[in-house]
């Protein structure tokens, strides 16, 4: 310096161009002498930034960050 390849919730990840979801984690119940583990419930997102296409954009197309591979 090219080239792949990733960025989404507190963390681990999902999501034909058509209202952003799950486990976990917290938050409230419920069971238990207490825990913990278990059951119901909830709440938490400018989808790294900016711009273009499109009715519509996490997805597509451009530039730039940041991390991770390779080539030089």
């Nucleotide at each position: 310096a090219g080239g792949c390849u990733g960025g989404u919730a507190g963390c681990u990840c999902a999501a034909c161009g058509g209202u952003a979801g799950a486990g976990c984690a917290g938050c409230g119940g419920c069971c238990u002498u207490u825990u913990a583990a278990g059951c119901c419930g909830u709440u938490g997102g400018u989808u790294g930034a900016g711009a273009g296409u499109u009715c519509g954009a996490u997805c597509c197309u451009c530039u730039c960050c940041c991390g991770g591979c390779c080539u030089a």